[in-house]
Record summary
Predicted 3D model of a 109-nucleotide RNA (TPP riboswitch aptamer (THI element)) from a Thermoplasmata archaeon. The prediction has a mean pLDDT of 75.
RNA sequence: GUUCUCCGCUGGGGGAGCUGCCACGCGGCUGAGAGGACAGAGCGUCUCUGUCGACCCCUUGAACCUGACCCGGAUAAUACCGGCGCAGGGAAGGCCGUGGACCCGCGUG
Numbered sequence: 001g002u003u004c005u006c007c008g009c010u011g012g013g014g015g016a017g018c019u020g021c022c023a024c025g026c027g028g029c030u031g032a033g034a035g036g037a038c039a040g041a042g043c044g045u046c047u048c049u050g051u052c053g054a055c056c057c058c059u060u061g062a063a064c065c066u067g068a069c070c071c072g073g074a075u076a077a078u079a080c081c082g083g084c085g086c087a088g089g090g091a092a093g094g095c096c097g098u099g100g101a102c103c104c105g106c107g108u109g
Stems, first nucleotide, its partner, number of pairs: 001102004006097001008095002010092001011058004017029005036052007064089003070083004
């Protein structure tokens, strides 16, 4: 000097399903995460949106979206598992520090 790993900081991206009940809510399943706090809107016990938080991911990109009201297999049920998928998209080639590796220079043997 270059690069890699890990920690931290800042910025950004994303999803929140299925199901039971006596349904202000409390549980079960998978998972990293299944809406925790506050606020607003619709209007009728539900839905939507925003901010923050948790979790994951940021081109070495399967975090996540489209295909998809898809296909096969399971399940009480569900992106639950697999395919689709060297298919198409998708947000920092960010900064700092420790350590490792390599290269160059100097010194010593």